[in-house]
Context: one part of a larger RNA
RNA sequence: UGACGGGGACCCGCACAAGCAGUGGAGUAUGUGGUUUAAUUCGAAGCAACGCGAAGAACCUUACCAGGUCUUGACAUCCCCCUGACCGGCGCAGAGAUGUGCCUUUCCUUCGGGACAGGGGAGACAGGUGGUGCAUGGUUGUCGUCAGCUCGUGUCGUGAGAUGUUGGGUUAAGUCCCGCAACGAGCGCAACCCUUGAUGCUAGUUGCCAGCGAGUAAGGUCGGGCACUCUAGGAUGACUGCCGGUGACAAACCGGAGGAAGGUGGGGAUGACGUCAAAUCAUCAUGCCCCUUAUGACCUGGGCUACACACGUACUACAAUGGCCGUUACAGAGGGAAGCGAGGCCGCGAGGCGGAGCGAAUCUCAUAAAGGCGGUCUCAGUUCGGAUUGCAGGCUGCAACUCGCCUGCAUGAAGUCGGAAUUGCUAGUAAUCGCGGAUCAGCAUGCCGCGGUGAAUACGUUCCCGGGUCUUGUACA
Numbered sequence: 001u002g003a004c005g006g007g008g009a010c011c012c013g014c015a016c017a018a019g020c021a022g023u024g025g026a027g028u029a030u031g032u033g034g035u036u037u038a039a040u041u042c043g044a045a046g047c048a049a050c051g052c053g054a055a056g057a058a059c060c061u062u063a064c065c066a067g068g069u070c071u072u073g074a075c076a077u078c079c080c081c082c083u084g085a086c087c088g089g090c091g092c093a094g095a096g097a098u099g100u101g102c103c104u105u106u107c108c109u110u111c112g113g114g115a116c117a118g119g120g121g122a123g124a125c126a127g128g129u130g131g132u133g134c135a136u137g138g139u140u141g142u143c144g145u146c147a148g149c150u151c152g153u154g155u156c157g158u159g160a161g162a163u164g165u166u167g168g169g170u171u172a173a174g175u176c177c178c179g180c181a182a183c184g185a186g187c188g189c190a191a192c193c194c195u196u197g198a199u200g201c202u203a204g205u206u207g208c209c210a211g212c213g214a215g216u217a218a219g220g221u222c223g224g225g226c227a228c229u230c231u232a233g234g235a236u237g238a239c240u241g242c243c244g245g246u247g248a249c250a251a252a253c254c255g256g257a258g259g260a261a262g263g264u265g266g267g268g269a270u271g272a273c274g275u276c277a278a279a280u281c282a283u284c285a286u287g288c289c290c291c292u293u294a295u296g297a298c299c300u301g302g303g304c305u306a307c308a309c310a311c312g313u314a315c316u317a318c319a320a321u322g323g324c325c326g327u328u329a330c331a332g333a334g335g336g337a338a339g340c341g342a343g344g345c346c347g348c349g350a351g352g353c354g355g356a357g358c359g360a361a362u363c364u365c366a367u368a369a370a371g372g373c374g375g376u377c378u379c380a381g382u383u384c385g386g387a388u389u390g391c392a393g394g395c396u397g398c399a400a401c402u403c404g405c406c407u408g409c410a411u412g413a414a415g416u417c418g419g420a421a422u423u424g425c426u427a428g429u430a431a432u433c434g435c436g437g438a439u440c441a442g443c444a445u446g447c448c449g450c451g452g453u454g455a456a457u458a459c460g461u462u463c464c465c466g467g468g469u470c471u472u473g474u475a476c477a
Base pairs, nucleotide, nucleotide: 001477002476003474004473005472007471008470009469010468011467012466013465015461016460019425020424021423022422023421026316027315028314029313030312031311032310033309034307035306042053043052064302065301066300067299068298069297070296073125077124078123079121080120081119082118083117084116088103089102090101091100092099093098106115107114108113127291128290130289131288132287136285137284138280139279140278141276143274148187149186150185151184152183153182154163155162156161167178168177169176193268194267195266196265198236199235201233202232203231204230207226208225209224212223213222214221239262242256243255244254245253246252318418322377323376324375325374326373327372328371334365335364336363339358340357344353345352346351384415389410390409391408392407393406394405395404431453432452433451434450435449436448437447
C1' cells in the first nucleotide's frame, strides 16, 4: 500500500421489512445429471451452467454409430498426357455412393498452338467440428451503470509511498459548493444520440371526412376538401428559470405557481482501471502437437427423441372473481412474390377448389382476447381438469415406422392450492388477456417484440445478502 475481520462509523440497492403473484406437491413441455446404448456427437458447471451455444435434430443439418465405398482426394494452386467438352435427356446394376452404356454438345487462331472444361498420372500439397481457451487474437459473461480508477508538476517522506482523491455540507453520481500543500488534467458520471409524453409550422396520398353536393340495402362509395385524426420532416418546450422557506451570504433541500410534462419526466443505447489463468481452438482467426489408403472424404440406415431415477426453467390446472352456449364491442406492432392470398363454393373441422387484389398507409395475413349483454351449470373429482389411449381424417415434404404438426369422434388419468425451503416485482409496474415476428418446406408451452385490462404496499434500516467511503486490528501478500 492492499486484502481480510462473527471490528467501528456513515450511506445505497426489491437487500430486508410492508404487500401482490408465484416456484417447491400434480400432469405435460423443455434443458441437465445419472443410467443405458453400436452411438445416445460436442461444449456450458455456484451467483455469472441447466427453454444455455440451438432464431427451430424425420433425410439434410451432423460433428456420433453400423455397414458399403474413395485415396492428390468433397475443396485450392502448380506440372505432364489424353479428350472436346461442361450442361442436359434416356437406360441397366446397386440401399445409395458408385459403376457402365446411348443421344445431344465449345471458343479464338498467324493452323504452330492457345483459352476453358472433363478424364487420367506423379508429387509438392489439400483436408481434420483431432488436442491444448493454462500458448493466443477476436468476441462475451460477471462484479456493475457500482462511482470509482489514474496521471503531470509541486510538496512531504531515507524509502516503499503519501498528498491531490482526505475534511464540513450536498447529490443518483469523485454531482456540486466551501475549506485545505496542493494546482491542474485524463478515463468514467452527466450531457450530446434514439424513443415516448405537449404544442405550433410545412406537406395531404394509399391516410382522414367537419361543412356542401350525388348515390346506396349499407359503406369516404363518388365529386370535392385538408378543418380534424393520422402520417413524417423540421421547430418550440424543462433550465431549479420564477416565488416562499431552510441552509454558511454557498452548493443544495423542502413547499408552491405556471405548465402536457418538474427537479435525471418515462424507457433504451451507452459498461472506466481492473477481477475471476471466468467462457469460447465447435462462429472465425491462429502458435505448437497429432492423423495422412485416415483422426480426411462420399453414401444408406440408425442415433442426437433411449428411461428405474434426481434437479433446473416453463406451460396447463385444481374451479363459481369460474366452466359452457348464444350475441355484441375496442388495439398496437409487425410480415408478405418460389410470398400474403380476399369475396365465392365444398367440408362438423383441420382443410380443399378457385383465384380478385397486392413488392403493399392502397391488397392481404386478420374474427384480437380478456370485456359487455342474455342463458345454463350449483360445489361434485363435477358441464372443473385435461394427461393418456383407440379409431377416422387433414397438411408439409423424395419420405412422417423409429421421430412432425393439426382436426373430428370416443376415452377421460393425476390434481381439491402444495413440507423444509425459495423467486420476481415499487406503476401503466406486478398480475392477467390476446396479437405479431425471427428461425422455418413442415414443426414453440421457448425467445424477441406489441398492445388491452390494471392493482396492493413501502413504518423504517435492527437483522440477511451485495456494494461504496472513512477509520481501526492483523503473525496474510

The prediction has a mean pLDDT of 84.
Small-subunit ribosomal RNA, 3' major domain from a mine metagenome, 477 nucleotides, folded computationally.
Its Rfam family is "Bacterial small subunit ribosomal RNA".